[in-house]
RNA sequence: UGAUAGAGGCGCGGCCAAUAAGAGUACCCAUCCCGCAAACAGGCAACGGGGAUGGCGAAAGGCUUGGCCGCCGAGGGGCUUCCAACCGCUGCCUGGCGGGGGAGGCAACCGGGCCGUCGGAUAAGAUCCGCCGGACUGUCGCCCGAGUGAUCGGGCGGAGCGCUGUCA
Numbered sequence: 001u002g003a004u005a006g007a008g009g010c011g012c013g014g015c016c017a018a019u020a021a022g023a024g025u026a027c028c029c030a031u032c033c034c035g036c037a038a039a040c041a042g043g044c045a046a047c048g049g050g051g052a053u054g055g056c057g058a059a060a061g062g063c064u065u066g067g068c069c070g071c072c073g074a075g076g077g078g079c080u081u082c083c084a085a086c087c088g089c090u091g092c093c094u095g096g097c098g099g100g101g102g103a104g105g106c107a108a109c110c111g112g113g114c115c116g117u118c119g120g121a122u123a124a125g126a127u128c129c130g131c132c133g134g135a136c137u138g139u140c141g142c143c144c145g146a147g148u149g150a151u152c153g154g155g156c157g158g159a160g161c162g163c164u165g166u167c168a
Base pairs, nucleotide, nucleotide: 001168002167003166004165005164006163009072011071012070013069014068015067016066017065018064028055029054030053031052032051033050034049040095041094042093043092044091075110076109078106079105080104081103082102083101086099087098088097089096111137112136114134115133116132118130119129120128121127139158140157141156142155143154144153145152146151
């Protein structure tokens, strides 16, 4: 230098099933009331719109649990290309702004999980993502100490483009 095999632990991700939540919400029906170009902009429809009460009454993404599968830059974030033309700001059209989903590529950011403030997504005090902070943990380096030795304890610091084993 190359190949190969491994370790970190509430370790990472995917699929399936079930439950809770979503939600007595949306949709629909009945009665009554309100209002008429509202709003990011320009236009437009005419009983389309909004609200209250009552009746009926979902679903998706996401969570949790269990099982299976693939793994240890696992994966996440970021940038970028494409797809569908989705959601919100407005009842519709066009435009504008913002956000989300899926499939590729890039390689720089993040060792890992946990807790907390803040911010974002979301129906959401669940969950996910991000900055920051905290202790913990694994790894290596430096220093100190114990031990015959393997190794152990303490302090400081770095990052996975790392570390350990084997082979050439």
Molecule: Lysine riboswitch aptamer
Organism: uncultured Dysosmobacter sp.